Source information:
This is a predicted structure of a 355-nucleotide part of an RNA (large-subunit ribosomal RNA, domain IV) from Thiohalorhabdus sp. Its mean pLDDT, the model's own confidence on a scale to 100, is 91. Lineage of the source: Bacteria > Pseudomonadati > Pseudomonadota > Thiohalorhabdales > Thiohalorhabdus. Its Rfam family is "Bacterial large subunit ribosomal RNA".
[in-house]
Context: one part of a larger RNA
Parts: sequence; structure tokens; C1' cells
RNA sequence: CUCGGGUGAAGGAACUCGGCAAAAUGGCCCCGUAACUUCGGGAGAAGGGGUGCCCUUAGUACGUGAAGCCCUUCGCGGGUGGAGCGGAAGGGGGCCGCAGUGACCAGGGGGCUACGACUGUUUACUAAAAACACAGGUCUCUGCAAAGGCGCAAGCCGCUGUAUAGGGACUGACGCCUGCCCGGUGCCGGAAGGUUAAGGGAGCCCGUUAGCAUCCGUGCGAAGCGGGCCACCGAAGCCCCGGUAAACGGCGGCCGUAACUAUAACGGUCCUAAGGUAGCGAAAUUCCUUGUCGGGUAAGUUCCGACCUGCACGAAUGGCGCAACGAUGGCCCCGCUGUCUCCACCCGAGGCUCG
Repeated sequence: CUCGGGUGAAGGAACUCGGCAAAAUGGCCCCGUAACUUCGGGAGAAGGGGUGCCCUUAGUACGUGAAGCCCUUCGCGGGUGGAGCGGAAGGGGGCCGCAGUGACCAGGGGGCUACGACUGUUUACUAAAAACACAGGUCUCUGCAAAGGCGCAAGCCGCUGUAUAGGGACUGACGCCUGCCCGGUGCCGGAAGGUUAAGGGAGCCCGUUAGCAUCCGUGCGAAGCGGGCCACCGAAGCCCCGGUAAACGGCGGCCGUAACUAUAACGGUCCUAAGGUAGCGAAAUUCCUUGUCGGGUAAGUUCCGACCUGCACGAAUGGCGCAACGAUGGCCCCGCUGUCUCCACCCGAGGCUCG
């Protein structure tokens, strides 16, 4: 010096990202316990008091319950009976120590707030969480050889279920609620019109040639076969017409105006599918920003309460609350301490030096 253990004057978080670590609290009995609350809880809230041993009350209360006796449905049954055994609490009196849950074992507590309702689940080996799940809510699909899924198939799951069922998606207890936009995209419905594939296909064109003509060079050329073009007839889809946002999503700008000023209930104008309602708001969201004010501190970029100028909250990609819960995050206070001022010493192990 490193590791493990122990003690410490005065102070008591001044340490530090942060009370990390340590200290402290601690069992049982009694007294006593606030806001808030979903009336269960919060609660072991908090905060106090007691605690050993001996004598006595007392072999008492109480517990257990033998023999005997009675009944009997005959039972390892019922009743009576009290022997034996176990044996307090509380009260009274006394004793010792610094100390009586004498060692071990054995909650620190309180306040405000964010997030998630909760118990649960998770990155086996750096993350346990505000992430996942969750009861509950909603939309949607599915009538049963269901929808959906696995498999090339046979077959199987769904399900030996049947819409109070099963699948998919979003949200996430509970309370109060969940506004406006269907123009785009998606989905659902519609079928008049437009477009349209394979296929069908009138007609036209080309090749080939039996035949005919021939000036023997060649020309014409039916049917059949082959090739090409194509009017027209051709579904769904798309276009089109509607619906639908707890479907994907979206939810404005400029200018003016009140008898101090400021502000603008009010007016004008442009644009949009519609211009953000309630409730929240410098927020797990606020750039400017350590916003401003209040609280707490001697002093507070954090914290709590407000304000609203929301760079860039907002309603099931849910909004706002909320008791309880949390090895979750932030802030404060009490207790307590070697975390610190500031280190010292003791015990043990290692290292190091010497042998």
C1' cells in the first nucleotide's frame, strides 16, 4: 500500500453526480396515531412507555383428562367422573448491573412531485425501468368444412368450441371525458357511364398452290393450311357516386379596433377537407431559458406552487385527475453517522523488505 473487521474528540452531509458506503432503527406487549381515500386502506403511520431475576398471590385460573360408574345402535360410541400431568397472565413484595428483546436474530422515519393503476414480466453474461404484460374499454373479421394459422400434401390447430364464441388491431384499473375535418390514403357499399385482360371475332391484308394464261422470263390464282391487322362482344379492378376517424391521418395566416397606457370581447381580408373544443401547459414536451413571480436556503441552472409568450401539449399513437402499490426518477426535512473537515489507532489476510 491492497483487502476484510473494529473504535474515535469536536462538528454532523460541509463529502459526492447522488448520503454511494457506513451508521442508525429493529423482537414482543401496551398507549397512541394526520392529510387523503376507491372506506379496503393510508398503519408497524408518526410519537411514546414497558421488557431481567427471586419470593408471593398459586400448583390458583386455565389446558389435558385415567380408573370407576351409567347409557348403549355395541363402535376406536355417548354421558358422568375427576386422579395424574402441564401450568400462566395480572397484582403485591424484594435483588443486581452502565446496560434485562443484556449475545445472535431483528423496519430508519416523514413531506412534495414525475411516471406506471396494482401482483406480475424482461435484455441467461453491462439496462428490472416510465419498457412488456395486465383486468377493463373500443373497432373489426368470422354462421361453422367459420374466420385465422401450420403443411407440397395427407392432415392438424382453432375446437370435441359455435357470436356471452373464436381471430386481428388499438387502448390500458378506476373517476370525469374523449371535440372539428371523409379533400388525400385505406376499408365498406354502389353499379348507370368511362377504361379494360384472357378468350371470341365480322372484315381486310400476306404466304403457299391445284388450276388457268404465257411472248416460257413469268403473271393471275379457288379451296385448304399458315401468318398478320382488326370493328365489335369480353369480368373484377381502376375512374366514378356515396359512407366511414377508439381507420392511416389532419386540426391556419395577415391587418385594424375600447376616453392614460396596455390589451382586444369586436371588425375586415386571404386560404382550407377542417382550422385544436374540454382539460393541461417552461411539462419525461420550452429553443430563447438559470423565462417571470411566489415558496424553501445565508446563498437554489435542480425542486414545489403559479403565470401562459405551447420554438414544437391535447383527447383510446387517448386527455386530465386519482387512493393504494414501486429494489423506478427528482427535491426537501428529522434521526444517524469516518461520506467529509482530516485523519488516527487497533485486529486479521495479502503484498513489500530481510532471512